This is a predicted structure of a 1422-nucleotide RNA (small-subunit ribosomal RNA) from an uncultured bacterium. The sequence is in RNAcentral, with records from ENA and SILVA. Its Rfam family is "Bacterial small subunit ribosomal RNA". The coordinates come from a structure-prediction model, not an experiment, and the mean pLDDT is 84.
RNA sequence: GACGAACGCUGGCGGCGUGCUUAACACAUGCAAGUCGAACGGACCCUAGCAAUAGGGUUAGUGGCGGACGGGUGAGUAACACGUGAGCAACCUGCCCUAUACAACGGGAUAACACUAAGAAAUUGGUGCUAAUACGGUAUAAGACCACACUGAGGCAUCUCAGAGGGGUAAAAGCUGAGGCGGUAUAGGAGGGGCUCGCGGCCCAUUAGAUAGUUGGUGAGGUAACGGCCCACCAAGUCGACGAUGGGUAGCCGACCUGAGAGGGUGAUCGGCCACAUUGGAACUGAGAUACGGUCCAAACUCCUACGGGAGGCAGCAGUGGGGAAUAUUAGGCAAUGGAGGCAACUCUGACCUAGCAACGCCGCGUGAAUGAAGAAGGCCUUCGGGUUGUAAAGUUCUUUAAUUGGGGACGAAGAAAGUGACGGUACCCAAAGAAUAAGCCACGGCUAACUACGUGCCAGCAGCCGCGGUAAUACGUAGGUGGCAAGCGUUGUCCGGAAUGACUGGGCGUAAAGGGUGCGCAGGCGGUCUGUUAAGUCAGCGGUCAAAGCCCGGGGCUCAACCCCGGCCCGCCGUUGAAACUGGCAGUCUCGAGUUGGAGAGAAGUAUGCGGAAUGCGCGGUGUAGCGGUGAAAUGCAUAGAUAUCGCGCAGAACUCCGAUUGCGAAGGCAGCAUGCCGGCUCCACACUGACGCUGAGGCACGAAAGCGUGGGUAUCGAACAGGAUUAGAUACCCUGGUAGUCCACGCAGUAAACGAUGAAUGCUGGCUGUCCGGGGGGACUGACCCCUGGGUGGCGAAGCGAAAGCGAUAAGCAUUCCACCUGGGGAGUACGCCGGCAACGGUGAAACUCAAAGGAAUUGACGGGGGCCCGCACAAGCGGAGGAACAUGUGGUUUAAUUCGAUGAUACGCGAGGAACCUUACCCGGGCUCAAACGGGGAGUGACUCAGGCAGAGACGCCUGUUUCCCACGGGACACUCCCCGAGGUGCUGCAUGGUUGUCGUCAGCUCGUGCCGUGAGGUGUCGGCUUAAGUGCCAUAACGAGCGCAACCCCCGCGUGCAGUUGCUAACAGAUAACGCUGAGGACUCUGCACGGACUGCCGGCGCAAGCCGCGAGGAAGGCGGGGAUGACGUCAAAUCAGCGCGGCCCUUACGUCCGGGGCGACACACGUGUUACAAUGGGUGGUACAGCGGGAAGCCAGGCGGCGACGCCGAGCGGAACCCGAAAUCCACUCUCAGUUCGGAUCGGAGUCUGCAACCCGACUCCGUGAAGCUGGAUUCGCUAGUAAUCGCGCAUCAGCCAUGGCGCGGUGAAUACGUUCCCGGGCCUUGUACACACCGCCCGUCAAGCCAUGGGAGCCGAGGGCGCUUGAAGUGCGUCGCCGCGAGGCGCGCCCUAGAGCGAAAUCGGUGACUGGGGCU
Repeated sequence: GACGAACGCUGGCGGCGUGCUUAACACAUGCAAGUCGAACGGACCCUAGCAAUAGGGUUAGUGGCGGACGGGUGAGUAACACGUGAGCAACCUGCCCUAUACAACGGGAUAACACUAAGAAAUUGGUGCUAAUACGGUAUAAGACCACACUGAGGCAUCUCAGAGGGGUAAAAGCUGAGGCGGUAUAGGAGGGGCUCGCGGCCCAUUAGAUAGUUGGUGAGGUAACGGCCCACCAAGUCGACGAUGGGUAGCCGACCUGAGAGGGUGAUCGGCCACAUUGGAACUGAGAUACGGUCCAAACUCCUACGGGAGGCAGCAGUGGGGAAUAUUAGGCAAUGGAGGCAACUCUGACCUAGCAACGCCGCGUGAAUGAAGAAGGCCUUCGGGUUGUAAAGUUCUUUAAUUGGGGACGAAGAAAGUGACGGUACCCAAAGAAUAAGCCACGGCUAACUACGUGCCAGCAGCCGCGGUAAUACGUAGGUGGCAAGCGUUGUCCGGAAUGACUGGGCGUAAAGGGUGCGCAGGCGGUCUGUUAAGUCAGCGGUCAAAGCCCGGGGCUCAACCCCGGCCCGCCGUUGAAACUGGCAGUCUCGAGUUGGAGAGAAGUAUGCGGAAUGCGCGGUGUAGCGGUGAAAUGCAUAGAUAUCGCGCAGAACUCCGAUUGCGAAGGCAGCAUGCCGGCUCCACACUGACGCUGAGGCACGAAAGCGUGGGUAUCGAACAGGAUUAGAUACCCUGGUAGUCCACGCAGUAAACGAUGAAUGCUGGCUGUCCGGGGGGACUGACCCCUGGGUGGCGAAGCGAAAGCGAUAAGCAUUCCACCUGGGGAGUACGCCGGCAACGGUGAAACUCAAAGGAAUUGACGGGGGCCCGCACAAGCGGAGGAACAUGUGGUUUAAUUCGAUGAUACGCGAGGAACCUUACCCGGGCUCAAACGGGGAGUGACUCAGGCAGAGACGCCUGUUUCCCACGGGACACUCCCCGAGGUGCUGCAUGGUUGUCGUCAGCUCGUGCCGUGAGGUGUCGGCUUAAGUGCCAUAACGAGCGCAACCCCCGCGUGCAGUUGCUAACAGAUAACGCUGAGGACUCUGCACGGACUGCCGGCGCAAGCCGCGAGGAAGGCGGGGAUGACGUCAAAUCAGCGCGGCCCUUACGUCCGGGGCGACACACGUGUUACAAUGGGUGGUACAGCGGGAAGCCAGGCGGCGACGCCGAGCGGAACCCGAAAUCCACUCUCAGUUCGGAUCGGAGUCUGCAACCCGACUCCGUGAAGCUGGAUUCGCUAGUAAUCGCGCAUCAGCCAUGGCGCGGUGAAUACGUUCCCGGGCCUUGUACACACCGCCCGUCAAGCCAUGGGAGCCGAGGGCGCUUGAAGUGCGUCGCCGCGAGGCGCGCCCUAGAGCGAAAUCGGUGACUGGGGCU
């Protein structure tokens, strides 16, 4: 785009079309084929008449014509059925037309009718009468027909035509209105039919052979006619890979749909042909039938029946049932067109013309037009400003098509007039009234035009493909809006297109699907040079045909269009005339393709026979002794009965070391010791010969590794199976010890391989460079090396070109030609079934159902690897000290609870948020209160207070009561506070997966990128790679890259040395003063110190190495040396990492509560488990006494000297200090004494008692002090952590938070002060390069098979059921034909009987296909 459509929602009108695609299923009822009285005899009725009779009408029967047309359907049919073009010298033709001629004379019957008989009926019998255009006989007979012989002409073989001759054969009908209408014969025409042939149009080869009247001949029969059409005889043919036969499917065509075309699909309506009429068979009549509304028979079904018998055939028009997703009225009319009959009038006509039903299709029209901004209301959205619906509506001004009503009113009717209209009072015209009566459907994520809100929350649902939906859905549902189409719009189904996705036009095959394992070769396809000829192909002119309709073009008619009318046009096929280039045929020519000959040559080509040495094993003997063998390590095994090892001799079988090589040969498989015989192929040179002899090659034939099979040998080695030993979680494996088939030979089979160059064969052409093997020629030479040319093989690299790329590139995957094979998404599956082959194993050929939205190729970037290379890090190693065991502290899990608030969860949670939970904090629980609220902002109104003091009840919040009480002012009021009202509140409620900000981690790892250029179709690459170097992508060199940015480093801070400046509260060398003593005082800036600024270190110098960068040195100098130590500083990014409970913020949720206040409780629970710590287990220690030396810091509701009291915590008194001035006791250390290895003078938990302090308050639940008690624990399993120097370890001090403190935590400070690092194999993490990849949520990936379960399709299957077809036997209706001695008839003839053939029926054996089947096999999806 299309449709004979259907379904969903919706629906105003008209015109023109179309309407059982399914059950060729069954049919009630009515109608669809009759007509002629001018063929005939009757009967009945009417009119006239008394009647005879006359006229008219109706009609059963005889007779004629028509029922073979028209109408329906598509079952069958793969066929001369259809289409197209020819042929019939092999034919027929009623009615119609033309022409010629004719119609003479007799005759006998029979329906009707009458009487009668049988039967329920249908129907039928008997007797008698009668007519014809019914029937028959005789005559007439041309140029008709038949046979005979003759002449002429023609053709296409049989033959045909014309002419004349004699012989034989066959006709007729009348009626009448007197006009006509008919009859017979012959010839011709027109139209219709029959037969034959060429060509054309479906699928399956998993259908390969078919055929006995089969193929042909002769003769006879039959037919309108040819013919095995039928029959007798004779011959053995005929068809078939150019697809016979069989199976499946199907009416064919004009045309219709689609498509640029070529094609593909279809065969409704209309038209042509065919076939069929319940199924099957048969003939009769006839011009025509093997007959839809005729006959006979058989079968099934339905109906009637008195049970004896009968009737029927809608695939005609309506209609009914049924089937189905689905398809209409039991309508009107013969007015028109057409048909039958008739002289005609006319009759009949479900053909036809109309109407009805159906948006089923095409076409046309309408549902209003113009104006109209306050951009109304409402709806929707919103950033709350507004936007949008939207000139849309309303309003104003108009119009009236269609619908409605009324009036008028056709064409279609032709033919001289008259008459005749179903449609139809329809079309059309006029008038009337009023915007009045008339819009929906689908879509809006991309493809694809059209976006928002709400609801929902992987639910409900959507979906053509990709895919949407798990709380912010433009994808679901609804709404608003928008887009598209419109009386329709969507959906489904089907066909074509897009699809170059079966490729003729117009594809491919190395790796994506696809080259046969290889050769030979029949058929077939294709084929070198020149000449002549021919004209099959080819091309051109002319002619015939190509029905009509349709398409297309031009024109015309319905108001337009659809629709209709007129004219024109085509491919194809046939004939004819011509052309001759090309292809083909024929005849000849040539030598370059191909081959032959002569000479030379290389080779693991094949095959047969013989020979050889080494090795291995075995046998015998010698020597010799305890092991051998084997492995990662072992064991099994062998060995004192003497192995292994070694020497000598012998035997056996198999394989051939070195040479040996991108070497050679072969068609491929393949071929390797040496020699010989036989044999195949190849190459070069010469150019004598043949003269296209060629290429390819479906089938076919042959060869064909290894394994395997059969028979017979052989068996040394190795070695499936098997056995044992190991390994392992297991180990039906890898390893080891044995070992059978086999490995070897002969003969036969098998016929497959990653049979690979994953690349079929042949020919020609298209730049180069460089090896190598086998030849030839030339040059040169020492007849060395070598150089040049040329032919054949075999390699490497590459121009052009090709290719998706990687790559290929004269040995093409380039450019062309010829032939063959093969491919057409993945899986199912190289499976099943069938067939062929095979001894078997198995091979060849080779599907479908079902299922998936991919499977796949090449390359790219990452990530990963029990891949490789290089290199780092307390990563390992080397060390030191810990954790894991104990008790306690603390955090977490779990459990418990009214609540034990919440968060953090591998590394990167767990002394974490928390740098201070008794109340508060506090978010949790219980209870009691409040609702403008505990706080805050804004507006309005009121009051003058608020506060403070006291009292009452209460757990308190709070409530109540009493008392007290303002400020400024311009007099309007304002500030402040309280009360009331309103708008805002408030929420530690949810979402860290909506977010900002902040943070952890990889990781202080050395990386991450950009611009321009270049390379690539592209992803992307290059730069950033390589070499050296560095802590470093640090630098140097190299370089299609050149530069740059974020990182690194440096700049900043602290510490270490010095200098300058400055000296108080710090310091005191010199001077002076003073004291019991002291920098105590004057004074000083020298020193220490403090503070600020600066200097200093840069591989700068020396030596060595190196191109350089840089590295090395127990170097010099220096306080410090190669980054001097420490800190701050964290690239692009990763983990949807953490945090909505620090804060901010979107969305959602609560609003007398999820807000807020108060009292109490809880966050502190405790069978357990884990993390982080503290204290220990002791003698490098504990205790007692004595004694020395810091630094960072802090201090006013504070630090507190000193004195007094207390054992002590502390209390009382009290000087100094907002600090270089006062205060805050350093400890380990050192000295002395004691303890002597013990659960202790270790250890201090726990518990009892008594106190101190803070605080409103220490019960739950504080710290501290004293006295008493004195638990576990004697160095901690597997495992695991930190640390490389002022570090670890160890010792104390300070600070933040803070009333106090559960601090053993955190952050700082100083004191004492080690050990070790061979080294980078291994573990962990990381960086760079490279490699493989089927991974890309990226190895915590991906993914295979069994098993369990559900569903689905399918193979096998004892069987069972069914279908169509063929064969054999038996039987055999009707009917044609044949025969006939019986019967009938005067006769012609008929009946009866018999025979042949056949539909059908029965029986039988077999084949094919389909369904089903317990059970069973694999497969797919989940």